[in-house]
Context: one part of a larger RNA
RNA sequence: GCCGGCGACUUAUAGGCACUGGCAGGUUAAGGCGGGAAUGCCGAAGCCAGAGGGAAACCGAGUCUGAAUAGGGCGUUAUGUCAGUGUUUAUAGACCCGAACCCGGGUGAUCUAACCAUGUCCAGGCUGAAGCUUAGGUGACACUAAGUGGAGGGCCGAACCGACUGGCGUUGAAAAGCCAGCGGAUGAGGUGUGGUUAGGGGUGAAAUGCCAAUCGAACCCGGAGCUAGCUGGUUCUCCCCGAAAUGUGUUGAGGCGCAGCGGUCGCGACUAUAGCUGGGGGGUAAAGCACUGAUUCGGUGCGGGCUGCGAGAGCGGUACCAAAUCGAGUCAAACUCUGAAUACCCAGUGAACACGCGGCCAGUGAGACGGUGGGGGAUAAGCUUCAUCGUCAAGAGGGAAACAGCCCAGACCACCAGCUAAGGUCCCCAAAUGAACACUAAGUGGCAAAGGAGGUGAGAGUGCAUAGACAACCAGGAGGUUUGCCUAGAAGCAGCCAUCCUUGAAAGAGUGCGUAAUAGCUCACUGGUCAAGCGCUCUUGCGCCAAAAAAUGAACGGGACUAAGUGUUCUACCGAAGCUGUGGACUUACAUUGUUAAGUGGUAGGGGAGCGUUCUACAUGCAUCGAAGCAUUAGCGAAAGCAGGUGUGGAGUGUGUAGAAGUGAGAAUGUCGGC
Numbered sequence: 001g002c003c004g005g006c007g008a009c010u011u012a013u014a015g016g017c018a019c020u021g022g023c024a025g026g027u028u029a030a031g032g033c034g035g036g037a038a039u040g041c042c043g044a045a046g047c048c049a050g051a052g053g054g055a056a057a058c059c060g061a062g063u064c065u066g067a068a069u070a071g072g073g074c075g076u077u078a079u080g081u082c083a084g085u086g087u088u089u090a091u092a093g094a095c096c097c098g099a100a101c102c103c104g105g106g107u108g109a110u111c112u113a114a115c116c117a118u119g120u121c122c123a124g125g126c127u128g129a130a131g132c133u134u135a136g137g138u139g140a141c142a143c144u145a146a147g148u149g150g151a152g153g154g155c156c157g158a159a160c161c162g163a164c165u166g167g168c169g170u171u172g173a174a175a176a177g178c179c180a181g182c183g184g185a186u187g188a189g190g191u192g193u194g195g196u197u198a199g200g201g202g203u204g205a206a207a208u209g210c211c212a213a214u215c216g217a218a219c220c221c222g223g224a225g226c227u228a229g230c231u232g233g234u235u236c237u238c239c240c241c242g243a244a245a246u247g248u249g250u251u252g253a254g255g256c257g258c259a260g261c262g263g264u265c266g267c268g269a270c271u272a273u274a275g276c277u278g279g280g281g282g283g284u285a286a287a288g289c290a291c292u293g294a295u296u297c298g299g300u301g302c303g304g305g306c307u308g309c310g311a312g313a314g315c316g317g318u319a320c321c322a323a324a325u326c327g328a329g330u331c332a333a334a335c336u337c338u339g340a341a342u343a344c345c346c347a348g349u350g351a352a353c354a355c356g357c358g359g360c361c362a363g364u365g366a367g368a369c370g371g372u373g374g375g376g377g378a379u380a381a382g383c384u385u386c387a388u389c390g391u392c393a394a395g396a397g398g399g400a401a402a403c404a405g406c407c408c409a410g411a412c413c414a415c416c417a418g419c420u421a422a423g424g425u426c427c428c429c430a431a432a433u434g435a436a437c438a439c440u441a442a443g444u445g446g447c448a449a450a451g452g453a454g455g456u457g458a459g460a461g462u463g464c465a466u467a468g469a470c471a472a473c474c475a476g477g478a479g480g481u482u483u484g485c486c487u488a489g490a491a492g493c494a495g496c497c498a499u500c501c502u503u504g505a506a507a508g509a510g511u512g513c514g515u516a517a518u519a520g521c522u523c524a525c526u527g528g529u530c531a532a533g534c535g536c537u538c539u540u541g542c543g544c545c546a547a548a549a550a551a552u553g554a555a556c557g558g559g560a561c562u563a564a565g566u567g568u569u570c571u572a573c574c575g576a577a578g579c580u581g582u583g584g585a586c587u588u589a590c591a592u593u594g595u596u597a598a599g600u601g602g603u604a605g606g607g608g609a610g611c612g613u614u615c616u617a618c619a620u621g622c623a624u625c626g627a628a629g630c631a632u633u634a635g636c637g638a639a640a641g642c643a644g645g646u647g648u649g650g651a652g653u654g655u656g657u658a659g660a661a662g663u664g665a666g667a668a669u670g671u672c673g674g675c
Stems, first nucleotide, its partner, number of pairs: 001675006011092013025048003031042003052059002062074004095233002098230001102223006113197009122187001124156003127152001131148006160184003164181005199215001201211003208217001236610006246259005260364002262361007275349006286338001287336002292332003296328005303321002305318005367392010397408003412584004417580003423574003426559003432571001434570006445561001451545002455542010472529005478502003484496002508523001512521002585600005590594001611664001613661010629648005635642002
């Protein structure tokens, strides 16, 4: 891991409610009788009901409050009671399994920690303390030298004890080892045997270490089925309805209570509701500046600053600040002179469908994304928090390549029938390589900005043009004059001022290059050649550059496409569990009982109807001419399931009606067994 067996809402008592039955007031309890744990017969003590109101005295179909014969509250008008069954609540282990802990009584120091008693062990080598001896030395010491001596938590290093590093091992050879190195090795040394200390404790050269592979409190049994607002699991079928993830309170936040939303039963007005019609209030969106504030420019300029005059009072100046006010232009969730759409309220109408009240039974109280309106954040987040609608949750089907929350659409069952939705119609892949008119050349389409550009289409405005425009080419582009100033120079062209006149078809006191300054080239401007459109500005469609950093070529689903891309228009077709058709099943409704109508997705959850297992009672069958079980197999039923045949098997077993439950297995790191 698989297979098989076992494995979880029980039982008692009490209360609520529903249904069924008895009685009409209901009923016994303890106990007794009896052969009696008989379902039989006694036994009204008691309980419920039969009258309520009041705190009570008390009064009573009333009573309480009150001064009240007022008003108001609660009553008066109806049927209860005893059992059985179901469901639910309470108390009990109370659906099952699961703690870590706490407490009591015991068992442990054969492991290990410390200590006590008594034994035992430490190859070999090295160093050479004190003391002593001798010699030297001294007045005597001291001192010096040699020898002797053999000290030391001394040195090197086996046994022994340890455990610093690395490798191996890691379902190991081993629940701590092996290999190679490593530390101590006469000591606070190692070790044998016997003994002592015990859990709210011991022991500890102290690590919360150790106390039998267990230690921030050992182990065993018991309290004990501790408790678990937590996790997991909870076993047959079909039918009807069908939620919530909100508000509020909570030592509350992943739990509860009440309300909201679901189911079911009863009652209730013809009530409620979508829509429509009529009537309402509003202060949101927008807008506005009349208020409150904010705010830019300008005019006037209270007051102030600076400043002049003056002894002072005061009189002046001002290109500074600036109140208030005027003109122009703006902003606001906590501004409003205004003011929608929606929404909401009332009434009428309206029967497509619900509503209200009460009893009982719930679940939910982690929501998610999308659209819209807001707050928070950064007008970030698959972010967060409200409001409102939708979907998912609890919803399958088609589309979006794939894709809970997007688009279409709500699956009772069957069909080798039809029509459509979203979305599609070249191939993968069902359906027009359809029609018409445009655009795009970028594979744009098939990701992205500011910004940039004689890409290209469309529109608008304006100017020039056969009296010849635009571009190109040919020619001219002059004189006063090198204007004046400035300057070393300044001659169109460093800079400053001025910017005239003449000739002329035209030519600036000069557009750019250039020179030291001149010179030179060129432009504006003019004529000619040529011959028909040429400039500028704005709006807009589709493209281009900008243009780009991630893990596959991976930013069309692919092939591929110049349409099979984009825009507008049109027709046809495909396309779903939608709709229709045909047949069938079930639910609900009913003046219409039908060839009727509507309905039948569904988690939590509520309600209803059944199947099967074991045993019991009664009835009735089958069975050695072969029961159950097992295997196999062409039947039946909407399902759980139920029959028949054959083989095996070798002794029990079915059906009907009731009753009682150790009553249904795939999950619980379930449990036992097998493989």

Model confidence (mean pLDDT): 86 of 100. The part of an RNA shown here (large-subunit ribosomal RNA, domain II) has 675 nucleotides and comes from Leptolyngbya sp. SIOISBB. The full RNA is in RNAcentral, with records from ENA. Rfam family: Bacterial large subunit ribosomal RNA. Rfam links the family to the GO terms ribosome and structural constituent of ribosome. The source organism's lineage runs through Bacteria, Bacillati, Cyanobacteriota, Leptolyngbyales and Leptolyngbya.